[in-house]
Context: one part of a larger RNA
């Protein structure tokens, strides 16, 4: 000096990214107990009182002589003392303190995100991340779609569209808008375009033969060989339809009797130009936006504006009671976190011996 386990006047979070970490609180009983709310909850909401022990006493339970009653039985009825339990009142008494140890919730407002129990990164992540019931679209009629196998054969499933596979989305409550121009999916077949194959016009090489004095030229049959037109399906082309399919959802200029602003207009583009509803947001770059609220002071926090750098509708919008070992902000309580240190016990270092 470290390390454990304690304790500490006043003061109370000044500590510190952040109350981490410790303290508070705590069992049962009785009184209370809000917003909000899916009427179940919230709720052990909060906040408050009691709690050993002794003595008297009410109230009732068990057991339990004697008595009584009949159907005379190992019967019923039934109640005094005793003993034995539960509760409740009065009195007393001891301590700082009586759930006296152990064990045993601190609590409360506001916001995010996730409805909800649940499930994970065995060994740095427990979530706002998966999953989930609920909506949705889509495929599959059954030797089903789909999956596994090379086959056979399994699995789906000894089930049949109230089933069974794939994809979003995620409880609930309000809702879910415009674009089918591109990709993509389904649907149509008149036309264009097109593979093998079919077909075989026509080339070309050999070649009996003929022609020439020669050199060479002509060439039928058949043989190799190459090949036009023409006939040839999906497919694309092409015509539809389709966004809880992949996906998208604009410029500039001008305009009201103060200014400002612009319901309004003009234009230019596009397949439509973003509708509700939310918005500085887990999303806002400028930005610590501005304006209120909370503080003595607030780059965080809440509540508001809307100029959304770059919300927006199931790649869900927006709200929500209840839940969270989740994230943020604020408060009571507590408290050696801290002003700022001190001690106690215990180990362990270090000296002497």
């Nucleotide at each position: 000096g470290c390390c454990c386990u304690c304790u500490u006047a006043a003061g109370g979070a000044a500590c510190u990214c952040g109350g981490c970490a410790a303290a508070u609180u705590a069992g049962c009983c009785c009184c209370g107990u809000a917003a909000c709310c899916u009427a179940g909850g919230g709720a052990a909401a909060a906040g408050g009182g009691g709690u050993g022990c002794c003595c008297u006493u009410g109230u009732u339970g068990g057991u339990g002589a004697a008595a009584g009653a009949u159907u005379u039985a190992c019967u019923c009825u039934g109640u005094a003392a005793g003993c034995u339990g539960a509760u409740g009142a009065g009195g007393g008494u001891c301590g700082c303190a009586g759930u006296g140890a152990a064990a045993g919730g601190g609590c409360u407002c506001a916001a995010g995100c996730g409805a909800c129990u649940g499930u994970u990164u065995a060994a740095c992540a427990a979530a706002a991340a998966c999953a989930c019931a609920g909506g949705u679209c889509u495929c599959u009629g059954c030797c089903a779609a789909g999956c596994c196998g090379c086959a056979a054969g399994g699995c789906g499933a000894u089930g049949u569209a109230u089933a069974g596979g794939g994809g979003c989305u995620g409880a609930c409550u309000c809702c879910u808008g415009c674009c089918c121009g591109g990709u993509g999916c389904u649907g149509g077949a008149a036309c264009g375009u097109u593979a093998a194959g079919g077909g075989g016009a026509g080339g070309g090489c050999u070649c009996a033969g003929g022609g020439g004095u020669a050199a060479c030229c002509c060439g039928a049959a058949g043989g190799c060989u190459u090949a036009a037109a023409c006939c040839g399906a999906a497919g694309c082309g092409c015509c539809a339809g389709u966004a809880a399919a992949c996906g998208g959802c604009g410029g500039c200029c001008g305009u009201a009797a103060c200014u400002a602003u612009a319901a309004c207009g003009g234009u230019c583009c596009u397949a439509a130009g973003g509708u509700a509803g939310c918005g500085a947001a887990a999303u806002u770059c400028c930005u610590u936006g501005u304006c209120g609220g909370g503080u003595a002071a607030g780059u965080u926090c809440c509540g508001a504006c809307c100029c959304g750098c770059a919300c927006g509708a199931a790649u869900g919008g927006a709200g929500u009671a209840a839940c969270g070992a989740c994230u943020u902000g604020a408060g009571c309580a507590c408290u050696g976190u801290c002003u700022c240190g001190a001690g106690a016990g215990g180990g362990u270092g270090c000296c002497c011996g």

The part of an RNA shown here (large-subunit ribosomal RNA, domain IV) has 353 nucleotides and comes from a bioreactor sludge metagenome. Rfam family: Bacterial large subunit ribosomal RNA. Its family is annotated with ribosome and structural constituent of ribosome in the Gene Ontology. Model confidence (mean pLDDT): 88 of 100.